[in-house]
RNA sequence: CAUCGAUAAGGGCAAACCAGUCGAAAGACUGGGACGCAAAGCCAAGGGCCUUAACCUUGUUUUCAAGGAAGGUAGCCGGUUGCCGAA
Numbered sequence: 001c002a003u004c005g006a007u008a009a010g011g012g013c014a015a016a017c018c019a020g021u022c023g024a025a026a027g028a029c030u031g032g033g034a035c036g037c038a039a040a041g042c043c044a045a046g047g048g049c050c051u052u053a054a055c056c057u058u059g060u061u062u063u064c065a066a067g068g069a070a071g072g073u074a075g076c077c078g079g080u081u082g083c084c085g086a087a
Stems, first nucleotide, its partner, number of pairs: 004085002012037002017032006035075001041080003046077002048073005055068005
């Protein structure tokens, strides 16, 4: 230095759930709370997954469906940076 990850040290984050706020929804934020996490730090450009209020296209008698589009998820993969140091 790279790989790797201890029942190490010092610390960190915070799922479900509850309350409030925002949103059409998925979901987000704040507080409480801890299931877990060695990147559960950051990134929505790529693959995946979730949502459908508005808009466009196609099918359709209405309605509805599909695609686009828009939004979300980094605690799905991925990209990128990084603390510590036993085997």
Molecule: c-di-GMP-I riboswitch aptamer
Organism: Eubacteriaceae bacterium